The RNA shown here (Guanidine-I riboswitch aptamer) has 104 nucleotides and comes from Brevibacillus parabrevis. The organism belongs to Brevibacillus, within Bacteria. Its Rfam family is "Guanidine-I riboswitch aptamer". Rfam links the family to the GO term regulation of gene expression.
[in-house]
RNA sequence: UGUUGAGUUUUCUAGGGUUCCGCGAGCCAGACAGUGGCCGGACUGGACCGAGAGAAAACCCACGGCGUUUGCCGUGUACACGGAGGGAUAAAAGCCCGGGAGAA
Repeated sequence: UGUUGAGUUUUCUAGGGUUCCGCGAGCCAGACAGUGGCCGGACUGGACCGAGAGAAAACCCACGGCGUUUGCCGUGUACACGGAGGGAUAAAAGCCCGGGAGAA
C1' cells in the first nucleotide's frame, strides 16, 4: 500500500435502559376508589432499542453450469484485538460515528 460481495433487509438473540403499561410491606395527598402525584430498573415482566466482529431466513449482485420460455442449479470459503470521546431517542447499550483512531 492492497485484499475477500468484508452486500441489503427482515425476524430473533446476547446485551441495554425506563418515556408508556405493569410491579412496589416506598413517600405524600386524598373525595378513602390502590384514586392522584412523586420515587424506585442493585423491579421478574409487557412493550421498546439492539449487534461489522451473534443466529436464521429472504432478496440483490458477481461468476460458473443447464435451459433459451427470461428461469433453474451451484459457488461467494475465511479473518475480525480495539479505546477514549461524541451523537440520537424518555434513556441506555455490543445502537450510530465505526471493520473509525490505534494495535496486530